[in-house]
RNA sequence: AACUUCUAAUAAGAGUUUGAUCCUGGCUCAGGAUGAACGCUGGCGGCGUGCCUAAGACAUGCAAGUCGAGUGGGUUUAGGCCCACGGCAAACGGGUGAGUAAUACCUAGGAACGUUCCUAUAGUGGGGCAUAACCAGCCGAAAGGUUGGAUAAUUCCCCAUGUGAUCGCAAGAUUAAAGAUGCAAAUCGCUAUAGGUGCGGCCUGGGCACCAUCAGCUAGUUGGUAGGGUAACGGCCUACCAAGGCUAUGACGGUUAGGGGCCCCGAGAGGGGAAACCCCCACACUGGAACUGCGACACGGUCCAGACUCCUACGGGAGGCAGCAGUUUGGAAUUUUGGACAAUGGGCGAAAGCCUGAUCCAGCGACGCCGCGUGGACGAUGAAGGCCUUCGGGUUGUAAAGUCCUUUUGCUCGGGAACAAUUUUUGAGCGUACCGAGAGAAUAAGAGGUUGCUAACUCUGUGCCAGCAGCAGCGGUAAUACAGAGACCUCAAGCGUUAUCCGGAAUCAUUGGGCGUAAAGCGUACCGAUAGGUGGCUGACAAAGUCAGAAGUGAAAGUCUAAGGCUCAACCUUGGGAAUGUCUUUUGAAACUUGUCAGCUAGAGGGGCAAAGAGGAAGCUGGAACGAACGGUGUAGUAGUGAAAUGCGUUGAUAUCGUUCGGAACACCGAUAGCGUAGGCAGGCUUCUGGGUGCCACCUGACACUGCUAGGACGAAAGCGUGGGGAGCGAUAAGGAUUAGAUACCCUUGUAGUCCACGCUGUAAACGAUGCGCAUUAGGCGCUAGGGAGUAUCGACCCUCUUUAGUGCCAUAGCUAACGCGUUAAAUGCGCCGCCUGGGGAGUACGGCCGCAAGGCUAAAACUCAAAGGAAUUGACGGGGACCUGCACAAGCGGUGGAGCAUGUGGUUUAAUUCGACGGUAAGCGAGGAACCUUACCAAGCUUUGACAUGCAGUUGCAAAUCCCAAGAAAUUGGGACUCCUUCGAGGGUGCUGCACAGGUGCUGCACGGUUGUCGUCAGCUCGUGCCGUGAGGUGUUCACUUAAGUGUGAAAACGAGCGCAACCCCUAUUGUCUGUUACAAGUGUCAGACGAAACUGCCCGCGUUUAAGCGGGAGGAAGGUGGGGAUGACGUCAAAUCAGCGUGGCUCUUACAGCUUGGGCGACACACGUGCUACAAUGGGUAGGUACAGAGGGACGCCAAGUCGCAAGACGGAGCAAAUCCCGCCAAAACUACCCCCAGUUCGGAUUGAGGGCUGCAACUCGCCCUCAUGAAGCCGGAAUCGCUAGUAACCGUGGAUCAGCCUCGCCACGGUGAAUACGUUCUCAGGUUUUGUACACACCGCCCGUCAAGUCAUGGAAGCGGGAAGCGGAUGAAGUGUCCUUUAGUGGACCCCAAUCCGAAGCUCGUAACUGGGACUAAGUCGUAACAAGGCAUCGGUAGCGGAAGCUGUCGAUGGAUCACCUCCUUU
Repeated sequence: AACUUCUAAUAAGAGUUUGAUCCUGGCUCAGGAUGAACGCUGGCGGCGUGCCUAAGACAUGCAAGUCGAGUGGGUUUAGGCCCACGGCAAACGGGUGAGUAAUACCUAGGAACGUUCCUAUAGUGGGGCAUAACCAGCCGAAAGGUUGGAUAAUUCCCCAUGUGAUCGCAAGAUUAAAGAUGCAAAUCGCUAUAGGUGCGGCCUGGGCACCAUCAGCUAGUUGGUAGGGUAACGGCCUACCAAGGCUAUGACGGUUAGGGGCCCCGAGAGGGGAAACCCCCACACUGGAACUGCGACACGGUCCAGACUCCUACGGGAGGCAGCAGUUUGGAAUUUUGGACAAUGGGCGAAAGCCUGAUCCAGCGACGCCGCGUGGACGAUGAAGGCCUUCGGGUUGUAAAGUCCUUUUGCUCGGGAACAAUUUUUGAGCGUACCGAGAGAAUAAGAGGUUGCUAACUCUGUGCCAGCAGCAGCGGUAAUACAGAGACCUCAAGCGUUAUCCGGAAUCAUUGGGCGUAAAGCGUACCGAUAGGUGGCUGACAAAGUCAGAAGUGAAAGUCUAAGGCUCAACCUUGGGAAUGUCUUUUGAAACUUGUCAGCUAGAGGGGCAAAGAGGAAGCUGGAACGAACGGUGUAGUAGUGAAAUGCGUUGAUAUCGUUCGGAACACCGAUAGCGUAGGCAGGCUUCUGGGUGCCACCUGACACUGCUAGGACGAAAGCGUGGGGAGCGAUAAGGAUUAGAUACCCUUGUAGUCCACGCUGUAAACGAUGCGCAUUAGGCGCUAGGGAGUAUCGACCCUCUUUAGUGCCAUAGCUAACGCGUUAAAUGCGCCGCCUGGGGAGUACGGCCGCAAGGCUAAAACUCAAAGGAAUUGACGGGGACCUGCACAAGCGGUGGAGCAUGUGGUUUAAUUCGACGGUAAGCGAGGAACCUUACCAAGCUUUGACAUGCAGUUGCAAAUCCCAAGAAAUUGGGACUCCUUCGAGGGUGCUGCACAGGUGCUGCACGGUUGUCGUCAGCUCGUGCCGUGAGGUGUUCACUUAAGUGUGAAAACGAGCGCAACCCCUAUUGUCUGUUACAAGUGUCAGACGAAACUGCCCGCGUUUAAGCGGGAGGAAGGUGGGGAUGACGUCAAAUCAGCGUGGCUCUUACAGCUUGGGCGACACACGUGCUACAAUGGGUAGGUACAGAGGGACGCCAAGUCGCAAGACGGAGCAAAUCCCGCCAAAACUACCCCCAGUUCGGAUUGAGGGCUGCAACUCGCCCUCAUGAAGCCGGAAUCGCUAGUAACCGUGGAUCAGCCUCGCCACGGUGAAUACGUUCUCAGGUUUUGUACACACCGCCCGUCAAGUCAUGGAAGCGGGAAGCGGAUGAAGUGUCCUUUAGUGGACCCCAAUCCGAAGCUCGUAACUGGGACUAAGUCGUAACAAGGCAUCGGUAGCGGAAGCUGUCGAUGGAUCACCUCCUUU
């Protein structure tokens, strides 16, 4: 390695941290089980099982007696019965689990013992003294006691005998008995000895719970000698002697607990349990004690003490259910005061027999397991009803009804066992099991669930309420999650819930986990030594481990299996197997481990030689800098900051020169360099001293590795003690700033400290967050210290190669959750140690040890959460970085903000000032036109099938309109006039009444459709296949160059594609051809229309990468680099806007939230904001005297010409035109020209107001526009701030249109005329894109989040004190009782020792409680700040110290688990 045979089996995951992912890690679920309980429900039978709590207390009855063949007596007609002595039994059987962590139990052994009954052998002769019952008397309530008298025995005593036994070397000594029955035979006894089984006592090895926050315990304690005692060994006891004995392999102490066979779970290893059945132990109201006996220190015996209960005549007595029933209490909870000895067994007896709550049966309980039933077949009009519905139907559902059939079970009747062993007799259970017959579907279904896990879905109600929930979670108006209903799913006489155990959980990991960053490597492992674990090569012996064989044992029951018996099964019986073991004995083997002996040198150590080094300690010494003092020179500042101020300075600072003094630290060299166990170590010199390394291979010969606890040592900074020292720096402190505040950051001072000596402390992010040692496993490039070789050389240096030690970087395999590690391992193995087991509470409390203190070491629990966490991904964000773009800034031009007016909004007011829109992305917005209407608002007056739609029924009327009159504000009401078609049945139309319904600009844009804004015309957003990654994802889409552009080119694990970009479309600029009315005098030049042409980086030069994309310049051209404009808006964001454009779900109103009318309001006015117009003037204004030049529109309810009137608005008028024809309109205005004004509140400016007119319209007061005359306000260019615009643009100028009766137009949308300036550039502001980086954010910085304070709830620590408990210590008193001694006629009395219980004292342990007090945890919207996450706006964090409302701040040392920039070094590629 393969094959064969046999046996028994055989392992599942899911939900939940995230925007998503992988991992770590906890929580939860699905399974099984139970002496169970609770809820709802409940037909039958069999077999089992039933106080788990109070070892609480118990009324009543029963549970141990028997023997007349041992004896005496009483009594009876007799049988017999009763009392007593005596014998045997009562030590079994039955109960319970309080105590007990070992005097227990399990297993395997042992020697110093006992034993009634059994067997064998031998014996059983003679004699004697008493006593109970009984009789008599007395005491007592009773229980009972006492005195005297009589008597028997298998009661007791003496003598004899001595097979035998005991003692002794021997001689020898000592030592027994009981009889009874029977006519007899004989039987049953008695005594001694011996033997055996079984049982019991004792001893030993091994096994057998937790706590070390229990570390030392012990005085008969450990041993010896002698004696006593016991059935027996022994400190079991006593005296004396010695000073031992146990303990880290856990003594002692504490807590908990009967042990085992077995039972439950599990694949197993194992975890948990200790009900029922069996074995052992212990106990019997609590504590103690002995007696009797073979056996007890005795559950239903005795004595004493105590507590409790009961009786009592108050003097005394009685009792012990943890036996069977039963009661009460406790509790969530556990049964009948049953029958019988028929069976099995026990006691006594010669036996008959008696006794037996052991036992056998029955009763109660779904408590468990097992079995059966509640009917079967057919049956569609797919009935009715229920529920749902898209209104069609679907479903309940062959289900029911109905037809046919059966009778398990239950009921009635009849028959009827086994259990009996035994010739006869004997059955509680029991008329039971079982069999037969009868009637009749008849007597019999519930519980839980239906969001996921987890099988099963809809409607209604409710509206973060009520409630659900095992976990995740559900509920805020469309809830499959709440409640109800219907339907469905699962199990079923049960179903769920709760509790507990195992499993899942590899979540304590032996099988089978981990420790760089998730929890986890002690600060070092230095010291000589140590307990322990592990240990190099060779040989020999042994055989402890190890392996093999055999024997013994491991009770039965149980488990497994094969059969069998109850109809089956559960259950039971028989046989077999396996198994519970580090077991015991024995025989072997000798590879490995071990032990002993002998050797070896590769590990280790020593020796010699050599080199390097901030290794350590002490002493001596140097220069620069700094500060101070003194002196000189010298004059007004200096210092400091973002800017300042405090401070210093005319008593002379700062600056500068000289001299002197002082303390601390050592520039350059200097470095990913070196040394050290770590902390750490740096000027120079000297002395002393430690370690490592290399070479030689001289010595020893495994001497080694690791290393808990304990011991010693070292150990940054801060801190403490004593004494010095004190230049600089500098917690605290003071002052100045900053700020809302500023107990801070900044500044000026400055104390402890920092320094030295001696002592203490013993902690750090004491870090490589990586324990020590050994070995193995590709390489490459450096640096430091040595050795060797080669080349070269006279020799050395240099150069090349190699080797050892150390120190770095990159990388293969491999590993890793990933990041990363990678011969300096986090790879692969071995040895040893330390440590971890969800987050918080907490490295905290208590206890102990250490410390002068600060504090350190060790180290929990209650409670609370369902997460906390690691790495990586995509975004978003940053008061992070890089690149790029944009009228974003800059450069310019013109504005706004100041004035007046217009308009919109807010606010205020109001009867109403309708509603919506609110940063950008609301505010001349919806509204492109509010006097009535509009109109939605308000007041008043009216209507109710309605102003509008459809249908039905009824009613009848006849038109409805239109016109006139009256009332009224009108709506409306009343009256009158006029008037239909028709086939005459009625119908259409119309009115009225009623019912369905209409109607709502009422609510919800956070239920929606549609539409729109915005980022943004920004250049982005994605997909298929492939590849990379465990995965989320990445790649493509990146990089270089380029572009307006993800535009293009090149490279590249990508190759392609889509939506966007661009282009296609429209207008415009040039031109050609054709056409030609209304254009045009004509010609076709202008003009108009249609169709074409033309522009593409095409050409040249340069740059760019030689070549590309492209860029710059040029030529040509009407136009040149998307020619200029427009339309066109990717994936998506903002719960953006709109329910009042429209549509629409749901809700809501219905004589009103609907409808109609008149009047009012939307037009208000202290004020604030937005958008505009007109101005402030001379680049202007005025006058007009004059001269020019457009484009695009509109017109029938219209545009309106000529002409006339009016100063004008306008009026009259009426030609023309549905338009290239007519009209607005001969349109233009700025411009040009000429004159006046002359810097003023003006000849600027035009508001406001008065008067008079015009137009529209029913109507012009609130509230329209226009004209004329008059009036002539503010305003002299606008603070902080802010807007638009890059070319035909800004600026300036006018023209037209929509809406529209009219118009608030200065708005909006279009049109042309005149016509600039500037852009160096991207530092800054804003916005956007790409990329990179950090992140504790993902509702995405409008994020997250810390601490005090305040409120509520909960558990807990401390605490004066108070109250209990257990076990001991010391003392006092001390019942009963054994023993010893004395005494007595006596079974008397007494003394002593020990001693239960009680009392006193002291100390400790432990539990409960407590005024007050400390922190902790939790709780939608409390207060104060903003400490952390980005460079978090002062990088953060660790140790330590001081300070502060609080987070915290500062000093000092340390870490990177810091962003950014720069430099250096190294590596990789070319």